[in-house]
Context: one part of a larger RNA
RNA sequence: CUGGGUGUAAAGGGAGCGCAGGCGGGAAGACAAGUUGGAAGUGAAAUCUAUGGGCUCAACCCAUAAACUGCUUUCAAAACUGUUUUUCUUGAGUAGUGCAGAGGUAGGCGGAAUUCCCGGUGUAGCGGUGGAAUGCGUAGAUAUCGGGAGGAACACCAGUGGCGAAGGCGACUUGCUGGGCCGUAACUGACGCUGAGGCGCGAAAGCGUGGGGAGCGAACAGGAUUAGAUACCCUGGUAGUCCACGCCGUAAACGAUGAAUGCUAGGUGUAGGGGGUAUCGACCCCUCCUGUGCCGGAGUAAACACAAUAAGCAUUCCGCCUGGGGAGUACGGCCGCAAGGUUGAAACUC
Numbered sequence: 001c002u003g004g005g006u007g008u009a010a011a012g013g014g015a016g017c018g019c020a021g022g023c024g025g026g027a028a029g030a031c032a033a034g035u036u037g038g039a040a041g042u043g044a045a046a047u048c049u050a051u052g053g054g055c056u057c058a059a060c061c062c063a064u065a066a067a068c069u070g071c072u073u074u075c076a077a078a079a080c081u082g083u084u085u086u087u088c089u090u091g092a093g094u095a096g097u098g099c100a101g102a103g104g105u106a107g108g109c110g111g112a113a114u115u116c117c118c119g120g121u122g123u124a125g126c127g128g129u130g131g132a133a134u135g136c137g138u139a140g141a142u143a144u145c146g147g148g149a150g151g152a153a154c155a156c157c158a159g160u161g162g163c164g165a166a167g168g169c170g171a172c173u174u175g176c177u178g179g180g181c182c183g184u185a186a187c188u189g190a191c192g193c194u195g196a197g198g199c200g201c202g203a204a205a206g207c208g209u210g211g212g213g214a215g216c217g218a219a220c221a222g223g224a225u226u227a228g229a230u231a232c233c234c235u236g237g238u239a240g241u242c243c244a245c246g247c248c249g250u251a252a253a254c255g256a257u258g259a260a261u262g263c264u265a266g267g268u269g270u271a272g273g274g275g276g277u278a279u280c281g282a283c284c285c286c287u288c289c290u291g292u293g294c295c296g297g298a299g300u301a302a303a304c305a306c307a308a309u310a311a312g313c314a315u316u317c318c319g320c321c322u323g324g325g326g327a328g329u330a331c332g333g334c335c336g337c338a339a340g341g342u343u344g345a346a347a348c349u350c
Stems, first nucleotide, its partner, number of pairs: 004321003007304002012318001014201001016199002021194003025088007033081002035077008049065006091191001092188003095184001098181002103177006110154001115149007125136002162169002206247006215241002220236004258317006266295011299306002323350003332343004
């Protein structure tokens, strides 16, 4: 490199937008670049191959043929690809009518609970555990009632429910704002798919500056346990967790399953919408689209299993894999304040 692969054996980029590139719907015409055919020229000789011959054979040598699969020129063809012109609407998009939603962002606001402070009642314990102790408490704790402060999170609703590209999103309310779905078929007329680089996004932890700090809680301290106990359990408790701005750019970032399109039995739920039958009405019935579950046939698969949300049958494009260890290490480059990230070997060894 090819081939074969990529749910679990090695292997899908964390996820999106998108330049280049690759690929690309129906009809008609033109051109003839690719493509196909004919002709001409050239493709040195030797070599190789075939046949025949010469050295006693062979190696070797000689002759003839074939071949040199290529290139150039020219004539022709027009199905396919391409270029171009005209056109179409089913792909894609727009418009106006509706619909659902923890989608995003900024502000406002609410109640429950924990903690703390003040005051009242009240007295000897509280707390904690397997059992204890450290700890708190006669300077009045725990319990209970009233008042106040502050921070964080939003019980029930809540659902193999919803939304989002992924990360993720959950009290209520307002402003701004993204996407999706149903239906109409008015408009554009292939405007599409994918996407190396690139750009922005990206949980938690961590970092910088400034705030904030109720609860929880790495580190740390103490008490236990234990042979020991740098742990599990308990009492405390600092960073952090929260906010603003700026970094970091990683996760079992998982459906361990890249994106897009078409096709391929059924059954049963659920969410949103539409149409119809019937009707006083509907939570009823039938049916269609979109999403999300379960079961299951063909098919696939090493098996497990997947099975219209495919891991089936096909097409286009991208990423990635190529025995285990060494090693996601070293070195170098790039990025970062750092932590580190990214790219990424070899010796050696089995």

This is a predicted structure of a 350-nucleotide part of an RNA (small-subunit ribosomal RNA, central domain) from an uncultured bacterium. The RNAcentral record of the full RNA draws on ENA and Greengenes.